[in-house]
RNA sequence: GGCUUAUCCAGAAAGGUGGAGGGACAUGGCCCUAUGAAACCUUAGCAACCUGGUCUAUCGACUAAGGUGCUAAUUCCUGUUCCCGCAACAAAGAAGCGGGAAAUAGAUGAGUG
Numbered sequence: 001g002g003c004u005u006a007u008c009c010a011g012a013a014a015g016g017u018g019g020a021g022g023g024a025c026a027u028g029g030c031c032c033u034a035u036g037a038a039a040c041c042u043u044a045g046c047a048a049c050c051u052g053g054u055c056u057a058u059c060g061a062c063u064a065a066g067g068u069g070c071u072a073a074u075u076c077c078u079g080u081u082c083c084c085g086c087a088a089c090a091a092a093g094a095a096g097c098g099g100g101a102a103a104u105a106g107a108u109g110a111g112u113g
Stems, first nucleotide, its partner, number of pairs: 002112007013043005021032003028077002044071003049067003052063004075105001080102007
């Protein structure tokens, strides 16, 4: 990397090295960044998916020692499909704007040949 499955509107930053980009992805936005981007290291923290521990008849609850993960903005927003609403129109549809659901993609955990 492939497959299966769960979750993704919550939460949590300082220091060192570094030296110009970064926010996965066409487009269109919006933002972060020399008051120092990416990346790496240290320490701290968040969370509670897996293991462990405690309680419990069970469901489950608590804990945070171990394995991951994470620590700007909802996965930053948009995008593809469907549904609803709005104003115009005799009516309907398209385009536009607003809202909702789903899909695709992605991220992370656990399992797996």